[in-house]
Context: one part of a larger RNA
RNA sequence: GAACGAACGCUGGCGGCAUGCCUAACACAUGCAAGUCGAACGAGACCUUCGGGUCUAGUGGCGCACGGGUGCGUAACGCGUGGGAACCUGCCUUUAGGUUCGGAAUAACUCCCCGAAAGGGGUGCUAAUACCGAAUAAUGUCUUCGGACCAAAGAUUUAUCGCCUUUAGAUGGGCCCGCGUUGGAUUAGCUUGUUGGUGGGGUAAUGGCCUACCAAGGCGACGAUCCAUAGCUGGUCUGAGAGGAUGAUCAGCCACACUGGGACUGAGACACGGCCCAGACUCCUACGGGAGGCAGCAGUGGGGAAUAUUGGACAAUGGGGGAAACCCUGAUCCAGCAAUGCCGCGUGAGUGAUGAAGGCCUUAGGGUUGUAAAGCUCUUUUACCCGGGAUGAUAAUGACAGUACCGGGAGAAUAAGCUCCGGCUAACUCCGUGCCAGCAGCCGCGGUAAUACGGAGGGAGCUAGCGUUGUUC
Numbered sequence: 001g002a003a004c005g006a007a008c009g010c011u012g013g014c015g016g017c018a019u020g021c022c023u024a025a026c027a028c029a030u031g032c033a034a035g036u037c038g039a040a041c042g043a044g045a046c047c048u049u050c051g052g053g054u055c056u057a058g059u060g061g062c063g064c065a066c067g068g069g070u071g072c073g074u075a076a077c078g079c080g081u082g083g084g085a086a087c088c089u090g091c092c093u094u095u096a097g098g099u100u101c102g103g104a105a106u107a108a109c110u111c112c113c114c115g116a117a118a119g120g121g122g123u124g125c126u127a128a129u130a131c132c133g134a135a136u137a138a139u140g141u142c143u144u145c146g147g148a149c150c151a152a153a154g155a156u157u158u159a160u161c162g163c164c165u166u167u168a169g170a171u172g173g174g175c176c177c178g179c180g181u182u183g184g185a186u187u188a189g190c191u192u193g194u195u196g197g198u199g200g201g202g203u204a205a206u207g208g209c210c211u212a213c214c215a216a217g218g219c220g221a222c223g224a225u226c227c228a229u230a231g232c233u234g235g236u237c238u239g240a241g242a243g244g245a246u247g248a249u250c251a252g253c254c255a256c257a258c259u260g261g262g263a264c265u266g267a268g269a270c271a272c273g274g275c276c277c278a279g280a281c282u283c284c285u286a287c288g289g290g291a292g293g294c295a296g297c298a299g300u301g302g303g304g305a306a307u308a309u310u311g312g313a314c315a316a317u318g319g320g321g322g323a324a325a326c327c328c329u330g331a332u333c334c335a336g337c338a339a340u341g342c343c344g345c346g347u348g349a350g351u352g353a354u355g356a357a358g359g360c361c362u363u364a365g366g367g368u369u370g371u372a373a374a375g376c377u378c379u380u381u382u383a384c385c386c387g388g389g390a391u392g393a394u395a396a397u398g399a400c401a402g403u404a405c406c407g408g409g410a411g412a413a414u415a416a417g418c419u420c421c422g423g424c425u426a427a428c429u430c431c432g433u434g435c436c437a438g439c440a441g442c443c444g445c446g447g448u449a450a451u452a453c454g455g456a457g458g459g460a461g462c463u464a465g466c467g468u469u470g471u472u473c
Base pairs, nucleotide, nucleotide: 001473002472003471004470006469007468008467009466010465013345014344015343016342017341018340019338020337021303026301027300028299030298031297032296035062036061037060040059041058043056044055045054046053047052069256070255071254078181079180080179081178082177083176084175087173088172092169093168096165097164098163099162100134101133102132103131109124111122112121113120114119140149141148142147154161155160156159182228183227184226189219190218191217194216195215196214197213198212199211200210201209231253232252233251234250235246236245237244238243258279259278260277261276262275281292282291283290284289309335311334312333313332317331318329319328320327321326348378349377350376351375358369359368360367361366384409385408386407387406388405392400417462418461419460420459421458422443423442424441428457429456430455431454432453438445439444
């Protein structure tokens, strides 16, 4: 000098665009953040112009694995980059076919019972795109190449939406490898599923991933192991560059969801607002037993130098469901708060000498504040008042918002501070103080004439900011 997610002190007019718990991955009151489909299904209630319609608890389907948060863990194929072969992929596109015949249940509901509650048990009835069986069976799967085996679901009304098998793709993902990826040797040896092989199991798939047997290997001063620290990257800051530092916001990947473990469902999870077990904590209880998880958006307590509203809307963009109408969406778009940052604008312009008054200094003549003020002549950005009023929206639909913007009106009116003045370093005098009170980044000032302390006048610098502190280059 530059920079900052900054904080503190003094000060503070406006607008645009950004940014805003860096600390306790501390604990959380309350509300909301994932639903939707009646064109899959039975049932109930309501309305009815008797055609039908509306609402829904339940069964069923799809979604809830996305989106959003955080950085605990992780020094690792986690990430970055470049490759690879032994894989899967709902919805979407595409190829070729199929969609036949039957069956048995069950929730809802009825009745009964238990429980404080959460909830649970029993009897009877019923439907389906829920469940099961049979048929059909290839260019599908397996194969010893002989053969064996595998599916389906209908709905509404005439056109669609579906369902099953299959081909190819797209998208998304799983796995492996080369190279790169912090510090410590006051950590030198580490390892027994360890290293490799064979058989088997398991997986979508390779593999000690697991298991039995066999061999005794494997890694290491080119730093293994251990300890400490840390999410990684695109980037960001600085710098002429090389480099150094860093990883907020935005984007990609990873990890996590009270702590630890586990699987279920599913195309996909070992699942933030799912389940089970254990633990800590909080709450309810009739003491028998139950309920919960803000590192989602707001908000509260706590911690801290320090970080915002318990706001509006689905209008746009996007996502889920639905044939659609539409519903949901604290994603998102907006508004609110904060000079936290960047950028822009303003706080007036011209004229005005008797160089007024006042202040300060003075060699008492004057000098300076100073064209500064007053006065005169103008202007109206901004702020205020009135009127009009968008774009964002393809036909409709606008939270923002009567906003941006435009026109008119009155009136200099509504708007300047902060730090410094010994040298470094731009800017000097007086008074007070008297090694006191104090200043200070370094050198150093102060003990009676202090340009260095405190006040005043004057001056210098920056300016809605200015200084200080912290951190990086």